[in-house]
RNA sequence: GGUAGAGGCUGCAAAAUUUAUGAGUAGGCUACGUGAGGAUGACAACGAUGAUCGUAGUUGAAAGGAAAUUUUGCCGAAGUAAAAAUGAUGCGUCAACGUCAUUUUUGCUGGGGUUGCUCUGAAUAAGAGUAACACUGUCAUUAUGAGGGGGUAUACCUCAUAAUGGGGAGCUACU
Numbered sequence: 001g002g003u004a005g006a007g008g009c010u011g012c013a014a015a016a017u018u019u020a021u022g023a024g025u026a027g028g029c030u031a032c033g034u035g036a037g038g039a040u041g042a043c044a045a046c047g048a049u050g051a052u053c054g055u056a057g058u059u060g061a062a063a064g065g066a067a068a069u070u071u072u073g074c075c076g077a078a079g080u081a082a083a084a085a086u087g088a089u090g091c092g093u094c095a096a097c098g099u100c101a102u103u104u105u106u107g108c109u110g111g112g113g114u115u116g117c118u119c120u121g122a123a124u125a126a127g128a129g130u131a132a133c134a135c136u137g138u139c140a141u142u143a144u145g146a147g148g149g150g151g152u153a154u155a156c157c158u159c160a161u162a163a164u165g166g167g168g169a170g171c172u173a174c175u
Base pairs, nucleotide, nucleotide: 001175002174003173004172005171008075011074012073013072014071015070016069017068018067019066027059028058029057030056031055032054033053037046040095041094042093043092078109079108080107081106082105083104084103085102086101087100088099089098090097110136111135113133114132115131116130117129118128119127120126138166139165140164141163142162143161144160145159146158147157148156
């Protein structure tokens, strides 16, 4: 260098189906009232045959996110921060801004959990970031105990326990 593996019965990610939430919300229609504009800007279109807003009645969604099941790919699996590029989207066009997706570069994170704070979100769900706490897996060092090889001892190897420390470009096995 190559190949194959391990952590976890809540490992990581994706897809499909079902269900709940979203929500009696947004929107539509009708009636009454208001009376000239309405989305960030411009243009076009719409608008006194009533824009916008409010009240009442009636009708009435969806997306993202979540849970369960199944399947697939895997163990930097994957995620995240910054920058750049491209595409899509937010009423028809353009611009600005926001969101989403993909790619590249650099940095960080072993893994999941609990709690606090911040952000996203309709949400008390959940996610992301951050800090603390213990848990877990692996390697190194030290100590103790047991076993092994060769009669004894030192040294060596394996296992168990405890303490300390490191990190995935790591660890184990083979080559």
A computed fold for a 175-nucleotide RNA from a marine sediment metagenome, annotated as Lysine riboswitch aptamer. Model confidence (mean pLDDT): 79 of 100.